RNAcentral holds the full RNA, with entries from ENA. Large-subunit ribosomal RNA, domain IV from a Bradymonadales bacterium, 356 nucleotides, folded computationally. The coordinates come from a structure-prediction model, not an experiment, and the mean pLDDT is 88. The organism belongs to Bradymonadales, within Bacteria.
[in-house]
Context: one part of a larger RNA
RNA sequence: CCCUGGUUAAGGAACUCGGCAAAUUAGCACUGUAACUUCGGGAUAAGGUGCGCCUCUUAGUGUGAACGCCCUAGCGGCGGGAGCGUUGGGAGGUUGCAGUGAAAUGGCGGUAGCGACUGUUUACCAAAAACAUAGGACUCUGCAAAGUCGUAAGACGAAGUAUAGGGUCUGACGCCUGCCCGGUGCCGGAAGGUUAAGAGGACGGGUUAGCUCGUAAGGGCGAAGCUCCUAAUUGAAGCCCCGGUAAACGGCGGCCGUAACUAUAACGGUCCUAAGGUAGCGAAAUUCCUUGUCGGGUAAGUUCCGACCUGCACGAAUGGCGUAACGACUUCCGCACUGUCUCGACCAGGGACUCA
Numbered sequence: 001c002c003c004u005g006g007u008u009a010a011g012g013a014a015c016u017c018g019g020c021a022a023a024u025u026a027g028c029a030c031u032g033u034a035a036c037u038u039c040g041g042g043a044u045a046a047g048g049u050g051c052g053c054c055u056c057u058u059a060g061u062g063u064g065a066a067c068g069c070c071c072u073a074g075c076g077g078c079g080g081g082a083g084c085g086u087u088g089g090g091a092g093g094u095u096g097c098a099g100u101g102a103a104a105u106g107g108c109g110g111u112a113g114c115g116a117c118u119g120u121u122u123a124c125c126a127a128a129a130a131c132a133u134a135g136g137a138c139u140c141u142g143c144a145a146a147g148u149c150g151u152a153a154g155a156c157g158a159a160g161u162a163u164a165g166g167g168u169c170u171g172a173c174g175c176c177u178g179c180c181c182g183g184u185g186c187c188g189g190a191a192g193g194u195u196a197a198g199a200g201g202a203c204g205g206g207u208u209a210g211c212u213c214g215u216a217a218g219g220g221c222g223a224a225g226c227u228c229c230u231a232a233u234u235g236a237a238g239c240c241c242c243g244g245u246a247a248a249c250g251g252c253g254g255c256c257g258u259a260a261c262u263a264u265a266a267c268g269g270u271c272c273u274a275a276g277g278u279a280g281c282g283a284a285a286u287u288c289c290u291u292g293u294c295g296g297g298u299a300a301g302u303u304c305c306g307a308c309c310u311g312c313a314c315g316a317a318u319g320g321c322g323u324a325a326c327g328a329c330u331u332c333c334g335c336a337c338u339g340u341c342u343c344g345a346c347c348a349g350g351g352a353c354u355c356a
Stems, first nucleotide, its partner, number of pairs: 001351008010342002014340001019337001027051005036041001038172001052094012067079004071074001095099001107335004112330002114327002119131002135170007147156003173322004178252003183249002185245005192240003198234002204228004210221004253271005280314001281311001292308005
């Protein structure tokens, strides 16, 4: 010097990203207990008092001796209550610094955010505000169900049957969930347009029995058959088209002017759009400018709480705003407490180091 423990004057978070760590608290009985609340809670809220031992006494309870009485004379019955055990109450006394004397054994309160809650998770750096959840909604599925696995047989779904099963989103509860169907998707429609294979085979080509020209070689024409190429016509879904649908994917404006101080603009004009953000919330887990401004708390506060609204760039089931209870979650404050610190010191054990 390091590790693990112990003690520490005065101060008491001045430490630090942060009270991390440590300390405080702690059991039982009695008392007492706020806001808020979904009336269950919150709550062991908070806060306070008592606690050992000895003697006496008292009540309950367990066991039940001696002794007495009775008879059917027994290892009997009834009475009886000593003693002992145990639980609680009362009075008096006594003792230490200290009586839950050791060990074990909640620190407490307030504010705000997020998530309702118990639960789940990154085996070995993340336990959370992430996942799940009950509840809500949309959608598919009529049973040989939809969906899933498998080439298939077959299986799951389900020995279930729409109060069932699958998928997607949201996420207790309370109050709510606005406008847009132009784009994309999905659902419905079938008049018209487009459109495949297939059907259809006009026309044209190849081949050649034959005919013809030629002395010949060869040339020309060319039926049937076989064959090649195919036009018109016909031809479903889909797409185009016409509607619906946003708790489907998604989207939810700009400029200019205007009121008898100023400022602001209930109001007007204009352009664009499918429609121009409603309620609620708002410098927010979202605010760049920004340590916005005002108020509170501090002697002093880039954090915190309450407001304002100029929302760079909140906003309604990619849910909005609240919310009791809950949380090894995150933020801020207070009380208590402390070697976290001012600022160190000492002690014990184990290392490191030296020697054998």